[in-house]
RNA sequence: CCAGAUGGCCGGAUGGCCGCCUUUCGGAACUCGUUUCCGGGGGGAGGAAAGUCCGGGCUCCACGGGAACACGGUGCCGGGUAACACCCGGCAGGGGCGACCCUCGGGACAGUGCCACAGAAAGCAAACCGCCCGGCGUGAUGUGUUAGCCGGGUAAGGGUGAAAGGGUGCGGUAAGAGCGCACCGCGCUGCCGGUAACGGGAGCGGCACGGUAAACCCCACCGGGAGCAAGACCAAAUAGGGACGGCGCGCGCUUUUGCGCAGGUGUGUUUCCGCACUGCCGUCCGGGUCGGUCGCGCGAGGCGUCCGGUAACGGACGUCCCAGAUGAAUGGUCAUCGCUUGCCCCUAUGCUUCGGUGUGGGGGCAGGUACAGAACCCGGCUUACAGGCCAUCUGGCACU
RNA sequence: GGGCGCUUAGCUCAGCGGGAGAGCACACCCUUCACACGGGUGGGGUCGUAGGUUCAAUCCCUACAGCGCCCACCA
Numbered sequence: 001c002c003a004g005a006u007g008g009c010c011g012g013a014u015g016g017c018c019g020c021c022u023u024u025c026g027g028a029a030c031u032c033g034u035u036u037c038c039g040g041g042g043g044g045a046g047g048a049a050a051g052u053c054c055g056g057g058c059u060c061c062a063c064g065g066g067a068a069c070a071c072g073g074u075g076c077c078g079g080g081u082a083a084c085a086c087c088c089g090g091c092a093g094g095g096g097c098g099a100c101c102c103u104c105g106g107g108a109c110a111g112u113g114c115c116a117c118a119g120a121a122a123g124c125a126a127a128c129c130g131c132c133c134g135g136c137g138u139g140a141u142g143u144g145u146u147a148g149c150c151g152g153g154u155a156a157g158g159g160u161g162a163a164a165g166g167g168u169g170c171g172g173u174a175a176g177a178g179c180g181c182a183c184c185g186c187g188c189u190g191c192c193g194g195u196a197a198c199g200g201g202a203g204c205g206g207c208a209c210g211g212u213a214a215a216c217c218c219c220a221c222c223g224g225g226a227g228c229a230a231g232a233c234c235a236a237a238u239a240g241g242g243a244c245g246g247c248g249c250g251c252g253c254u255u256u257u258g259c260g261c262a263g264g265u266g267u268g269u270u271u272c273c274g275c276a277c278u279g280c281c282g283u284c285c286g287g288g289u290c291g292g293u294c295g296c297g298c299g300a301g302g303c304g305u306c307c308g309g310u311a312a313c314g315g316a317c318g319u320c321c322c323a324g325a326u327g328a329a330u331g332g333u334c335a336u337c338g339c340u341u342g343c344c345c346c347u348a349u350g351c352u353u354c355g356g357u358g359u360g361g362g363g364g365c366a367g368g369u370a371c372a373g374a375a376c377c378c379g380g381c382u383u384a385c386a387g388g389c390c391a392u393c394u395g396g397c398a399c400u
Numbered sequence: 401g402g403g404c405g406c407u408u409a410g411c412u413c414a415g416c417g418g419g420a421g422a423g424c425a426c427a428c429c430c431u432u433c434a435c436a437c438g439g440g441u442g443g444g445g446u447c448g449u450a451g452g453u454u455c456a457a458u459c460c461c462u463a464c465a466g467c468g469c470c471c472a473c474c475a
Base pairs, nucleotide, nucleotide: 001396002395003394004393005392006391007390008389009388010387012337013336014335015334016333017332018331020044021043022042023041024040025039026038027037028036029035030033046371050382051381053380054379055378056377057376058227059226060225061224071223072222073221074220075219076090077089078088079087080086091105092103093102094101095100106218107217111216112215113212114211115210128158129157130154131153132152133151134150135149136148166184167183168182169181170180171179185207186205187204188203189202191200192199193198231294232293233292234291241285242284243283244282245281246280247279250261251260252259253258263278264277265276266275267274268273301320302319303318304317305316306315307314308313338369339368340367341366342365343364344363345362346361347360348359349358350357351356401471402470403469404468405467406466407465410424411423412422413421418455426442427441428440429439430438448464449463450462451461452460
């Protein structure tokens, strides 16, 4: 210098003018209220506020306690935490020259299912081609050989497939085969190290035991349900409900309440017929709606120092108070500067095959300055993001 | 704000681990003097996108995108 790996941080700055939300202090006004106006002070989006994928706090509902079953979730080991599917440290497997990265990473000798097509055979397997052995055996006859047929052996080779019942090599054999041996793999039983996952090594076994559990399932552990539109409170006008009082009221039954008929009003376009309601005034009560208040921000809180721990994290001390809107505030505009991309010009310098080309500095012109925005609150995960900074480490090239 | 569901042909839907399908629509042929109806044949698919599990994914798992539904109070 180039190419990378990991971890962390920032994510525009300053000023002028005009505005918004909230809180507090002072003053003024009136309809005296957690009212309105004026003035001063304090505070005012994020690393993801997002997706709503997990875990909690909080609230309401259900529930006498426990267990089992069902359903859902988690899944190597140890630790952290309020808890987690998160984080930290290890282990195993895989990838990379390396720094380092990735993994829903328990169980397939508890049981069941599935393994399409192709292929001879796909689950306690199989002989299509090939290879080998034996027998028969054609062309006049005999012998040998060959084609062919029959019986048997063989999983080394070919072919099919994602997968063909250990792999490589040597021996062995009619050809072959864990048939024998060595190494590797696998299984079983001790030993050593480690809290454990697991690792190392020894002996035995000739191999019996394919894959799939993000298929059912088994094992271990966890889980009551719903969610701030949870939930609590105040409460207008109009309509309707109820209580009381006053006035009024056709007929019949009835002490009254009330019931029936008639009448009236509305409605199905009219009639018949059906359905609903039953006069007026006043006072009071309760429920809901519009609307408003609380829940609502002192919290598993931020920052700093020290201590314990490899780390996640924990402890002690000090210090700070830091958004609470509800059609929803946190903005708009101007100026200067910063960062950055492209083109052009000037300048310094390296290389040069003299055509060019690399790097640094300055100036001009034209652009860009993301993703996104609290809505009860925390801890995580995931996803989006212009651009920039810092630290540690790895590989390569050149020079000293 | 919170809780759920669905994306498959132009439209409406089925399929749920091994061939991507049905009806309507579209094109062509037959029928008719011609059209409609009817009959036949055919074309058309990133199974919303990306990654993973598996020998194999429309289907199982995860993330993202789009679309749709429900909720306050009383009874």